[in-house]
Context: one part of a larger RNA
RNA sequence: GGAUGAACGCUAGCGGCAGGCCUAACACAUGCAAGUCGAGGGGUAUAUGGAGCUUGCUCUAUAGAGACCGGCGCACGGGUGCGUAACGCGUAUGCAAUCUACCUUGUACAGGGGAAUAGCCCAGGGAAACUUGGAUUAAUGCCCCAUAGUAUUAUAGAACGGCAUUGUUUUAUAAUUAAAGAUUUAUCGGUACAAGAUGAGCAUGCGUACCAUUAGCUAGUUGGUGUGGUAACGGCACACCAAGGCUACGAUGGUUAGGGGCCCUGAGAGGGGGAUCCCCCACACUGGUACUGAGACACGGACCAGACUCCUACGGGAGGCAGCAGUGAGGAAUAUUGGACAAUGGGCGAGAGCCUGAUCCAGCCAUGCCGCGUGCAGGAAGACUGCCCUAUGGGUUGUAAACUGCUUUUAUACGGGAAGAAACACCCCCUCGUGAGGGGGCUUGACGGUACCGUACGAAUAAGGAUCGGCUAACUCCGUGCCAGCAGCCGCGGUAAUACGGAGGAUCCAAGCGUUAUCC
Numbered sequence: 001g002g003a004u005g006a007a008c009g010c011u012a013g014c015g016g017c018a019g020g021c022c023u024a025a026c027a028c029a030u031g032c033a034a035g036u037c038g039a040g041g042g043g044u045a046u047a048u049g050g051a052g053c054u055u056g057c058u059c060u061a062u063a064g065a066g067a068c069c070g071g072c073g074c075a076c077g078g079g080u081g082c083g084u085a086a087c088g089c090g091u092a093u094g095c096a097a098u099c100u101a102c103c104u105u106g107u108a109c110a111g112g113g114g115a116a117u118a119g120c121c122c123a124g125g126g127a128a129a130c131u132u133g134g135a136u137u138a139a140u141g142c143c144c145c146a147u148a149g150u151a152u153u154a155u156a157g158a159a160c161g162g163c164a165u166u167g168u169u170u171u172a173u174a175a176u177u178a179a180a181g182a183u184u185u186a187u188c189g190g191u192a193c194a195a196g197a198u199g200a201g202c203a204u205g206c207g208u209a210c211c212a213u214u215a216g217c218u219a220g221u222u223g224g225u226g227u228g229g230u231a232a233c234g235g236c237a238c239a240c241c242a243a244g245g246c247u248a249c250g251a252u253g254g255u256u257a258g259g260g261g262c263c264c265u266g267a268g269a270g271g272g273g274g275a276u277c278c279c280c281c282a283c284a285c286u287g288g289u290a291c292u293g294a295g296a297c298a299c300g301g302a303c304c305a306g307a308c309u310c311c312u313a314c315g316g317g318a319g320g321c322a323g324c325a326g327u328g329a330g331g332a333a334u335a336u337u338g339g340a341c342a343a344u345g346g347g348c349g350a351g352a353g354c355c356u357g358a359u360c361c362a363g364c365c366a367u368g369c370c371g372c373g374u375g376c377a378g379g380a381a382g383a384c385u386g387c388c389c390u391a392u393g394g395g396u397u398g399u400a401a402a403c404u405g406c407u408u409u410u411a412u413a414c415g416g417g418a419a420g421a422a423a424c425a426c427c428c429c430c431u432c433g434u435g436a437g438g439g440g441g442c443u444u445g446a447c448g449g450u451a452c453c454g455u456a457c458g459a460a461u462a463a464g465g466a467u468c469g470g471c472u473a474a475c476u477c478c479g480u481g482c483c484a485g486c487a488g489c490c491g492c493g494g495u496a497a498u499a500c501g502g503a504g505g506a507u508c509c510a511a512g513c514g515u516u517a518u519c520c
Base pairs, nucleotide, nucleotide: 001520002519003518004517006516007515008514009513010512013372014371015370016369017368018367019365020364021330026328027327028326030325031324032323035072036071037070040069041068046063047062048061049060050059051058052057053056079283080282081281088208089207090206091205092204093203094202095201098200099199103196104195105194106193107192108191109190111145112144113143114142121134122133123132124131125130151176152175153174154173155172156171157170158169159168160167161166181188182187209255210254211253216246217245218244221243222242223241224240225239226238227237228236258280259279260278261277262273263272264271265270285306286305287304288303289302308319309318310317311316336362338361339360340359344358345356346355347354348353375406376405377404378403386396387395388394389393412456413455414454415453416452420447426441427440428439429438430437431436464509465508466507467506468505469490470489471488475504476503477502478501479500485492486491
């Protein structure tokens, strides 16, 4: 000198853009953050109409919430950096050892039957959370049979190829596994197989922190055979067999740490960092376990154990903000218990739409960067005051002020007023044809009466901080008297202090200026 997720002191007019718990992965009141589908199913409360009358009940028609069964989603999005020195990450390969819901393309298909169960009803138990028994019922829920090969498995054979195990194509035989309907008749779904796309899993080469004042480590350990398990390879697990495997090219142990793109500095080489944004990983009160599922060993799912908090009728129960706000605590220190789904994106749905603290916006903070303003021109009696001096006089403050003219960014008041919106759906038309494409119309704005524009008004509404001995730009007077104090280093102060304190003046930056901390 540059830089910062900064803090502190003094000061402070405005705007744009960004950023905002670095500490206790400490504990959390309250609200919200994941639902959706009635075009899968049964169907009720309730409302309205009608009828009967016993006048407050019954029957019937229409509409129909919540809850329930079922489907899809909840594995995304959002947070944090505890752990991890590791194939975790980066990069480059491989899978002849693998899976992939929704989506796209193609081929083929969807025949028949059955048993339950929630809900509803009845009867209980419990303070509650909740729960037990009986009867009955539906489905795109479950089960059985049929049909099927380019699917799977087994056996036998052929051709072509490769990278060792073997791969691809093909022939024959045997065995095995499918399906679901809805409806406004337009369509939307279902099953099997193949291919694609997307996402994931696994393996490997190289790279990836400090300590040798850590030198030996290892029994599922290293390898083999077999079996099991997995989507898949594998000591992944198990049984048996062998005795191996790693290590000064640093094993093992300890300490520290999420990794990368990137960021800061530097001419570079290097050095330092890992906030915001993006990718990957890990975690979700602590530890463990699996279930469901295409996908989890699952932040707002389950079970067990533990610590903590809360409720209790003492028998038993409930909870998990490292989601968004917010509270306490810790700390030098870090924001609103805001608005909207208008846009972008996501989930569900045929769609309308619903949900979305993702997101888009607004609020707070000079935390940073950038921009603008606090006037401009003239004006010498070089005015007054202040300060200084060699003091009848000069110098300086200083064109500074007064005064004259001008301007109105900004402020204030009033008026106008966006872009962000193109769509979806619906209507019409065209093409072509049975499913799309194109054109036109219509609709939709949280921000926000915001940005922006215009009019009026009047210099009107707006400057401070640090420093002035040398380094280092900027000097005098007074006070103090090794005191009070200053200080980054050298050092200053003991009666003439340009170094302390005040004043005048000056210098440097400027809505900031200094100090502290850290890095180069």
Predicted 3D model of a 520-nucleotide part of an RNA (small-subunit ribosomal RNA, 5' domain) from a metagenome. Its Rfam family is "Bacterial small subunit ribosomal RNA". Gene Ontology terms of the family: structural constituent of ribosome and ribosome. Clan: SSU clan. Its mean pLDDT, the model's own confidence on a scale to 100, is 84. The full RNA is in RNAcentral, with records from SILVA.